[in-house]
This record gives sequence, C1' cells and structure tokens, in this order.
RNA sequence: GAGUCGGCCGGGCAGUCGCUGCGUCGCUAGCGCGGCGUGGAGGAAAGUCCGGGCUCCACAGGGCAGGGUGCCAGGUAACCCCUGGGGGGCGCGAGCCUACGGAAAGUGCAGCAGAGAGUAGACCGCCAAAGUGGCGCCCACGGGCGUCGCCGGCAAGGGUGAAAGGGUGCGGUAAGAGCGCACCGCGCGGGUGGCAACACGCCGUGGCACGGUAAACCCCACCCGGAGCAAGGCCAAAUAGGGGGACGAUGGCGUGGCCCGCGCCGUUCCCGGGUAGGCCGCUACAGGCCUGUGGUGACACAGGUCGCAGAUGAAUGACUGUCCUCGACAGAACCCGGCUUACAGGCCGGCUC
RNA sequence: GGCGAGGUAGCUCAGAUGGUUAGAGCGUCGGAUUCAUAACCCGGAGGUCACGGGUUCAACUCCCGUCCUCGCUA
Repeated sequence: GAGUCGGCCGGGCAGUCGCUGCGUCGCUAGCGCGGCGUGGAGGAAAGUCCGGGCUCCACAGGGCAGGGUGCCAGGUAACCCCUGGGGGGCGCGAGCCUACGGAAAGUGCAGCAGAGAGUAGACCGCCAAAGUGGCGCCCACGGGCGUCGCCGGCAAGGGUGAAAGGGUGCGGUAAGAGCGCACCGCGCGGGUGGCAACACGCCGUGGCACGGUAAACCCCACCCGGAGCAAGGCCAAAUAGGGGGACGAUGGCGUGGCCCGCGCCGUUCCCGGGUAGGCCGCUACAGGCCUGUGGUGACACAGGUCGCAGAUGAAUGACUGUCCUCGACAGAACCCGGCUUACAGGCCGGCUC
Repeated sequence: GGCGAGGUAGCUCAGAUGGUUAGAGCGUCGGAUUCAUAACCCGGAGGUCACGGGUUCAACUCCCGUCCUCGCUA
C1' cells in the first nucleotide's frame, strides 16, 4: 500500500418553551388543576420472511389431505437461526460461497440443430478381412493380384448440440474399438480412523454395466392443529316492542381443509330498530451489564449489580447559543429470539499478500 | 396494527403444461375511401413480462429477496 474478518459508535454541551408514563405533595364536593422528582425510540423500531411465548377454540387427540425442512454432530423455548466439522466451488493467501438426501423404486421432460437424445446412432470419414459385380493384368486354367462399386466392418478423426455412453499411452488390427495391458478415474465388497457426515498413496474385485433434470411429479427421514392482542377477559349500556320465511335432533353451532372424535343446544335468514364508552391484557423479562467456572465454539451454570418507553388521535419535539469531523438510514403499538433489506461518517482489534 | 391478493404494449386483459417466435380488443401511425370528417377496409410500429439474484441446456412461467398497488379485519 492492497485486502479480509470481527466488535463498537450513530453529533456533543448549555438554556428556554412544550408533550407524555410513573411517584409524591398541595388545592378541589367531584371531574380535574398545579408544583417537585424521575423515565421517555432503533441498530435496524422497517419487511412481516421464519420460530417461540401469551390468549381463545378440547387438555390439541386419531386418520386423510396439505405444507415445511433436507451432508453430519451439537446449541436453543424453538427455528428456514447459530456454532463446530465434512464434501464441492472460488481466491496466491487471510478468507468467502454453498436448497448439499434419493435419478441401479416408478412416471414424465429435453424445443431448434443433428445420422443418432437414452440401455442411441453412421452424415462426412476410415477399412477392404468374409461375400459379390464390372474393368485391367498374370496364369501351370484350379485361380491370383490391382482398382472402382454393392454388400459389409468401424466408431479413431470431423461435424451437430447445453449434453453423444471414461481419459492418456503402448500393444493389437484390414481399419478400429476396454479388444488386451499399464497408470489415472469410476463402481462394488471389505479393512482402518472418526460419535457421524466422511476420509485413506490400505486390501480384494468388476473392463466400466449405471448420462441430465426432484427450486418436475415422486420416494425416504423428521417436523407442523387453527386463528391471532382488532386474540381474549371484566364493568356499564344495548340486543326493545314487532313482522315474515326456512330447517327441526340420522339436526344445528363451536371462523377449525375434510372425516372421526370432543363440547354446547333449538338453530338460522330477511325486514325494521338499537348500542359501539371505560378498564384489564401492557410490559419484569428465554431481561441488560460485570466477574468466575466448564466448553474449540454456539452456549450453559453460579455469584453480584441495574430497573431501562408503554401511548390509544396516539408522547419522545421546537427554538436559541456554542463546538466539531456539519450528522446517513430511519419512528415503538402484546412481547421475545433470528433472518433479510436500508444506512453519511467514524473508532478499535485479529489476520493475509 | 394484523391478515390476504396482485404487478404483462398508452389503457383493459389473455398466455402460466418451462421449449424457437409473448398475443387480443381499444387507442396510435401510415394508406385507401370522401367535397371534408367519422365509421368501414388494408398495412405497420409499440413490451428490459415491476426490479435483483438463483435452479435449469433453456424462466413471463419454478425458488428466494426487494419495491409498488389493491382488498379484508374493531
């Protein structure tokens, strides 16, 4: 200098005026009002993509359908998350990426081009061993040789394509070809190491027979009941007086994909009329920080310490001064763990070239 | 806040079983017709299939992630 990985910060200070939760004091018959103290957005609060808590439906039960995950081991409340490891790919390297089970269960698909696209095929090409025809030559008349065809042999080379049924070399042959051999690769069986995925310059065996696609159906293993705080509960008010229709216990309802099961019991539609205010849920927690111990690590355990938004027309702001490096993306709405996406600028550390 | 559906030509919609080439109607442009205009007739142009990645030989179509639009729900 270039790069790579990890962690952290995300304008500071002061003043004035506001908004809002809680505590406390004062005033007030009460609704409330005022004073003081204290707390008041984020690393993503976002997307709502996963997982869980919580609530109701049965305590979520059985079957079918449907969906998800997909190398191995572990972590966790759980996961499409994280950690460690294996295989593959990229990089000189630190390191990064990886939907990575099964195609010798079955079915399907592969346009165009091409001879042939799945247990395939011969267009150009190569050959002239077997058979056969023409022509030429030789002959001891049995035939032989050469050449051009047919028939035939071949899959080395060319060509098509995303993909053409192991690679290199030697032998072999008419020419060739795992046809034979050596090495490499591959399959199968065993051995060794590893919890396993898997690895092996270990042993044997097979000339090699098995192409691609499962983010196509499918098969295998494991997991998943549905709905969502506008869940749900409590208080108050209301559901009035009525009119009409349908079904009627082998029935209806319980927002359940369907069936069984379970629970409840008259149910439901139309016309017409009426209500929709308050409280809880609500923030204390799989919680943050520090130290120690165990573990490679994710994480777990123990001790100490801190209290850190909770609104419901919805607060967290405005102005002034000052300093600097002149400030990005962006605003909670039940909560938490992740992932993904957006982001001006800055700080620290490990490692590589 | 929560839950769901969709984005294809200027507009409204097809295509969705991966397979050369993405179509239809209206609109638009040119021609023809007419004294002229409209309608009718003939011909043409116009699309990064919202965007970015991935799977596959091949993606509008399958998978993942963004952006935008619409609907339902007290």

Predicted 3D model of RNase P RNA and transfer RNA as a complex of 427 nucleotides. It holds a member of the Rfam family "Bacterial RNase P class A". Rfam classes the family as a ribozyme.